Model confidence (mean pLDDT): 78 of 100. Bacterial large signal recognition particle RNA from an Acidimicrobiia bacterium, 270 nucleotides, folded computationally. Rfam family: Bacterial large signal recognition particle RNA. The family's RNA type in Rfam is non-coding RNA gene. On this family, see Rosenblad et al., Nucleic Acids Res 2003: "SRPDB: Signal Recognition Particle Database". Of the family's consensus pairs, 93% are formed in the model. The sequence was found by an Rfam model in a public genome assembly.
RNA sequence: CCGUGCUACGCGGGACGCUAGGGGUGUCCUGUAGCCCGAAACCCUCUACAGGCGGGGCGGAAUGCCCGCCGAAGGGUGUUGAGAUGGCGGGGUUUUCGGCCGGCACGUGGUGUCGAAGGCCGGGUCCUACGCAGCGGAACCUUCGUGAACCGGGUCAGGUCCGGGAGGAAGCAGCCCUAAGCGGGCGGUUCCGGGUGCCGUGGGAGUGCCGGGCUGGAGCCGGCGACCGGUUGAGGCCUCGGGAUCUGCAUUCGACGGCGGGCUGCACGG
Numbered sequence: 001c002c003g004u005g006c007u008a009c010g011c012g013g014g015a016c017g018c019u020a021g022g023g024g025u026g027u028c029c030u031g032u033a034g035c036c037c038g039a040a041a042c043c044c045u046c047u048a049c050a051g052g053c054g055g056g057g058c059g060g061a062a063u064g065c066c067c068g069c070c071g072a073a074g075g076g077u078g079u080u081g082a083g084a085u086g087g088c089g090g091g092g093u094u095u096u097c098g099g100c101c102g103g104c105a106c107g108u109g110g111u112g113u114c115g116a117a118g119g120c121c122g123g124g125u126c127c128u129a130c131g132c133a134g135c136g137g138a139a140c141c142u143u144c145g146u147g148a149a150c151c152g153g154g155u156c157a158g159g160u161c162c163g164g165g166a167g168g169a170a171g172c173a174g175c176c177c178u179a180a181g182c183g184g185g186c187g188g189u190u191c192c193g194g195g196u197g198c199c200g201u202g203g204g205a206g207u208g209c210c211g212g213g214c215u216g217g218a219g220c221c222g223g224c225g226a227c228c229g230g231u232u233g234a235g236g237c238c239u240c241g242g243g244a245u246c247u248g249c250a251u252u253c254g255a256c257g258g259c260g261g262g263c264u265g266c267a268c269g270g
Base pairs, nucleotide, nucleotide: 001270002269003268004267005266006265009059010058011057012030013029014028015027016026020047021046022045023044024043035056036055037054038053064263065262066261067260068259069258070257071256074253075252076251077250078249079248082247083246084245085244088241089240090239091238092237093236094235096234097233098232099231100230101229102228103227106225107224108223109221110220111219118215119214120213121212123210124209125208126204127203128202129201130200131199132197133196135193136192137191138190139189140188141187142185143184144183145182146181152177153176154175155174160169161168162167
């Protein structure tokens, strides 16, 4: 140096997320020549020798591995003292619009010399007492009906009793009547009650409302519009605050690429 068989090792990497931490499954980026099967997010496996687990396969010391520098996709963090976009909250302001309330009486409308406002008088509406009426209830009177196995009345068939007889006595059922009681009705008397009254009388309250009379002699009302004020909602503008997304900047990790350097075992045979 060559060949054969092995072994280490390799058959992707990174960021985020999760975790006490490592790795995997997950999301994203990168890259490809980067094996197959099985389970794995309230998850799987491991513990600083943590850079997966179980089973199988292939490559295998170069097409491998390590270090440094440069470039660099992408991710994390920070920065509002960079910018943009859209939204949120606070404050201020408003000749923007709307709702509501109050005012005024300019316009309009209504009303008024067939007499406005204002003033005076007297009523009603309101409260209360009494009376009257009405309604309801109770008691009594009146009237009708009903109303007693025996212990109410009358009449008492039959039967019973007394008597020699004439006759007499008590008396059930039935019928008639009645007491207390019960029920009904026209009416009357008394008492009680009231969300009863186009009722009457007296007293009170009150000027709110509605009539009336007298006076007075020209305004009155405030529906709509205008105007003024207040309040409230929306919008515009200014300002402040914190946050989101994207871009930028700083920093960090960094797939991948370029350049340079370094490392690579065992056995047998030639």